[in-house]
RNA sequence: UCCGGGGUGGUGUAAUCGGCUAGCACGCGACACUUUGGCUGUCGAGGCGUGGGUUCAAGUCCUACCCCCGGAA
Numbered sequence: 001u002c003c004g005g006g007g008u009g010g011u012g013u014a015a016u017c018g019g020c021u022a023g024c025a026c027g028c029g030a031c032a033c034u035u036u037g038g039c040u041g042u043c044g045a046g047g048c049g050u051g052g053g054u055u056c057a058a059g060u061c062c063u064a065c066c067c068c069c070g071g072a073a
Base pairs, nucleotide, nucleotide: 001072002071003070004069005068006067007066010026011025012024013023019056028044029043030042031041032040049065050064051063052062053061
């Protein structure tokens, strides 16, 4: 430099053909339970790499850039 894959809460991982309230698990906070802790239950906070474009509508499509992984030279 080129090619391929990827980037979603603190962590891991989904989201169908573009229309779903962006879901699940762990973690975190509050409450209940408990002598306390743990377990368990209920509730809650927290997320689409950045900019631009297409569209009535973008996590999803297009484009440039940034970062990570692999390959080629």

RNAcentral holds the sequence, with entries from ENA and MGnify.
A computed fold for a 73-nucleotide RNA from a Solirubrobacterales bacterium, annotated as transfer RNA.
The same sequence occurs in records of 2 taxa.